[in-house]
Molecule: c-di-GMP-I-GGC riboswitch aptamer
Organism: Paenibacillus agricola
RNA sequence: UACGGAAAAGGCAAACUUGCCGAAAGGCAAGGACGCAAAGCUUAGGGUCUAAGGUCCUCAACAAAGGGCUAGGGCAGCCUAGCCGCCGAUU
Numbered sequence: 001u002a003c004g005g006a007a008a009a010g011g012c013a014a015a016c017u018u019g020c021c022g023a024a025a026g027g028c029a030a031g032g033a034c035g036c037a038a039a040g041c042u043u044a045g046g047g048u049c050u051a052a053g054g055u056c057c058u059c060a061a062c063a064a065a066g067g068g069c070u071a072g073g074g075c076a077g078c079c080u081a082g083c084c085g086c087c088g089a090u091u
Stems, first nucleotide, its partner, number of pairs: 002091001003088003011036002016031006034077001040083003044080003047075004053070006
């Protein structure tokens, strides 16, 4: 350095439940553990979710309603990239 998480010391915490925030995706806190060797950090590229607002379409027109697209927002426990990092039985 690769590799591994066996041991030891620790860490994180899916689904679900409750409360709060948000239009939503989702986030935070508490409980809870499916899992995780980067499930630590960064939205840079891709992917994906959302669409209050904006815009276009449908309805003869307004409104309402429905639908498309989108500024924007989210997901690091989807992949790539960057930065940083615990331990060492076996190889």